[in-house]
RNA sequence: CAAGUCGGUUGGACAGUCGCGCACCUUCGGGUGUGAGGAAAGUCCGUGCUCCACAGAGCAGAAUGCCGGAUAACGUCCGGUGGAGGCGACUCUAAGGAAAGAGCAACAGAAAUAAACCGCCUGUCUCGGGCAGGUAAGGGUGGGAAGGCAGUGUAAGAGACUACCGGUCCCUUGGUAACAAGGGACGCUCUGUAAACCCCAUUCGGAGCAAGGCGGGUAGGCAAUAUGGGGCUGCUCGCCCCGCCUCAAAGCGCCGCUAGAGAUUAUCGGUGACGAUAAUACCAGAUAGAUGGCUGUCUAAACAGAACACGGCUUACAGACCGGCUUGCAUA
RNA sequence: GUGCAUGUAGCUCAGCUGGAUAGAGCGUCUGACUACGGAUCAGAAGGUCGCGUGUUCGAAUCAUGUCAUGCACA
Numbered sequence: 001c002a003a004g005u006c007g008g009u010u011g012g013a014c015a016g017u018c019g020c021g022c023a024c025c026u027u028c029g030g031g032u033g034u035g036a037g038g039a040a041a042g043u044c045c046g047u048g049c050u051c052c053a054c055a056g057a058g059c060a061g062a063a064u065g066c067c068g069g070a071u072a073a074c075g076u077c078c079g080g081u082g083g084a085g086g087c088g089a090c091u092c093u094a095a096g097g098a099a100a101g102a103g104c105a106a107c108a109g110a111a112a113u114a115a116a117c118c119g120c121c122u123g124u125c126u127c128g129g130g131c132a133g134g135u136a137a138g139g140g141u142g143g144g145a146a147g148g149c150a151g152u153g154u155a156a157g158a159g160a161c162u163a164c165c166g167g168u169c170c171c172u173u174g175g176u177a178a179c180a181a182g183g184g185a186c187g188c189u190c191u192g193u194a195a196a197c198c199c200c201a202u203u204c205g206g207a208g209c210a211a212g213g214c215g216g217g218u219a220g221g222c223a224a225u226a227u228g229g230g231g232c233u234g235c236u237c238g239c240c241c242c243g244c245c246u247c248a249a250a251g252c253g254c255c256g257c258u259a260g261a262g263a264u265u266a267u268c269g270g271u272g273a274c275g276a277u278a279a280u281a282c283c284a285g286a287u288a289g290a291u292g293g294c295u296g297u298c299u300a301a302a303c304a305g306a307a308c309a310c311g312g313c314u315u316a317c318a319g320a321c322c323g324g325c326u327u328g329c330a331u332a
Numbered sequence: 333g334u335g336c337a338u339g340u341a342g343c344u345c346a347g348c349u350g351g352a353u354a355g356a357g358c359g360u361c362u363g364a365c366u367a368c369g370g371a372u373c374a375g376a377a378g379g380u381c382g383c384g385u386g387u388u389c390g391a392a393u394c395a396u397g398u399c400a401u402g403c404a405c406a
Stems, first nucleotide, its partner, number of pairs: 001328010012298007020035006037303001041314002044312005049208004056237004061204005066080005081095001082093004096199002101197001103193003117139002119135007147165002150162003166188001167186008212255004217247001219246004228242005263280007333405007342358004351389001360376005382398005
């Protein structure tokens, strides 16, 4: 310098002026303070909170699935192991069980879980060939054909036997563990698929802020005390509650509602996710729903806007900036 | 806030208990027929199966993530 790989930050600023929501003050004229995001989004996971039995039993169902850790919790994150890809930095990985059962494996191929088409060898015959038998070394098909390769052996062959590699089991060592390394034994036939059913292990009660609570009618009508109705629940058990309709009534008012599994800064512990301690300040809370318009300067201004809250994941994003590492080339 | 469905050719739909060339109708184009047009007949073109990743020997089909559209309930 080029190519690549992994990650981070920011995402309009300043001034003037006119407005909007909320809080406080007020001499009721107004004044002061404050006011969207990294994703507020999708609603895909996990929680808090509220009510139903403080959360029940069984069945069914759903999710997850290497090991250790973080966390309130998680299907998230961090670190590691095995596998796959890449020269490498690095990336991906739903990664338990196929000897419990049952399902599927098209076409090709002789044969797809059980095998002789060609070939090789032996025997025999009516001998350019046929028949019977042996053989999985070789050819061919396929994603997959009795572990691979070399030798011994043999009529030809074959883990039949031997060495090496691979596999299964056991032991030792290292590691918290997944697992790795080494040693020994076993000739080691017995396919793949569980991201199709299934089995095993772990976890899961339901509904959701329109949750839920308080207030607001001496209104009218209907039914009537349990073999009924409703809720927890998809089913069975078990448990709990007692009314329904009309209207001016419901899309009403208030609470829930924002001080928090918070934020910023510093120090310490940890490889890291993260945790601990101290200091600082209070930083949206609406209910048809505020956070905007205009002017000037700067080149140009992305994706998009809260509605109970929080932790993640995913998706969208113009432009600008920063860092780690790898490979190649050149120069010193 | 909650639940469900759909996405395949220009349009409307099959195929989706995995199996190799993804089909049908309408439309488009070419030719025939006709004086010309329509109808009819013959033929042809046209597909990232919404998108990404994975499982598998093999994916439109299975799993997962995501995007878009539609419906229902409170």
Source information: This is a predicted complex of two RNAs, RNase P RNA and transfer RNA, with 406 nucleotides together. It holds a member of the Rfam family "Bacterial RNase P class A".